[in-house]
């Protein structure tokens, strides 16, 4: 900047492994500290993180309403709705890995 209209973003959970901090164990040292190596079957902190989970915001839809001599066009501001949703298996990123993408997919009703 442009886009989107079972919209978009942002917090937050449910979940998720492990690069980093930390914890534990070994190893080196006289003891401690620090290095190194190992562990996520370490209930932790950074991290990732829901179409079918929760909050809000902004958008969009209808309808009034404000400005204005009236019309239309632009716009302030209100209120209403933004529904519904069973779903493998396989691959993919990232350190890895998952309700993450794929995917409101295949597929069932």
């Nucleotide at each position: 900047u442009a886009a989107a209209a079972a919209g978009u973003u942002u917090u937050c959970u449910a979940g998720g492994g492990u690069u980093c901090c930390g914890u534990g164990g070994c190893u080196u040292u006289g003891u401690a500290a620090a290095a190194g190596u190992c562990a996520g079957u370490c209930a932790g902190g950074u991290c990732c993180g829901a179409g079918a989970g929760a909050a809000a915001a902004c958008g969009c839809a209808c309808a009034c309403u404000g400005u204005g001599a009236g019309a239309a066009u632009u716009u302030u501001g209100u209120g209403u709705g933004u529904a519904c949703a069973c779903g493998g298996a396989a691959g993919g990123a990232u350190a890895a890995a998952a309700g993450c993408c794929u995917g409101g997919g295949a597929g069932a009703u």
The prediction has a mean pLDDT of 81. The RNA shown here (Guanidine-I riboswitch aptamer) has 109 nucleotides and comes from Neobacillus kokaensis. The source organism's lineage runs through Bacteria, Bacillati, Bacillota, Bacilli and Neobacillus. Its Rfam family is "Guanidine-I riboswitch aptamer". Rfam's curators write: This family represents a conserved RNA structure found upstream of the ykkC and yxkD genes in Bacillus subtilis and related genes in other bacteria.